[in-house]
């Protein structure tokens, strides 16, 4: 190299929905509940993408109205990617 045969732990996290709460919203936490995950742990100071409160600008309007667009300082780690850690071995 090449063919058999055997083994392969204890276990973890939680998509959608559902109820409560928080938030202007994305989303978030808490119970339930399981689509899936060998990093589906943690890291928001790369990147992507999601929302536009506050603000800018435009229209409209009687208005402290209502409409678009433009913006994260918000969000997302079950998008990716960095960094740290973490379990198992027939390797």
């Nucleotide at each position: 190299g090449u063919g058999a045969a055997u083994a392969u732990u204890g276990g973890g996290c939680a998509a959608a929905c559902c109820u409560g709460c928080c938030g202007a919203a994305a989303g978030g936490c808490a119970g339930g509940g399981a689509c899936g995950c060998a990093a589906a742990g943690c890291u928001a100071c790369g990147g992507g993408u999601c929302u536009a409160a506050c603000g800018a600008c435009a229209a409209u309007g009687a208005a402290u109205u209502u409409u678009g667009c433009c913006u994260a300082u918000g969000a997302u780690c079950g998008c990716c990617a960095u960094g740290c850690c973490g379990c198992c071995a027939a390797a």
The RNA shown here (c-di-GMP-I riboswitch aptamer) has 91 nucleotides and comes from Propionispora vibrioides. The coordinates come from a structure-prediction model, not an experiment, and the mean pLDDT is 84. Taxonomically the source falls in Propionispora (Bacteria, Bacillati, Bacillota, Selenomonadales).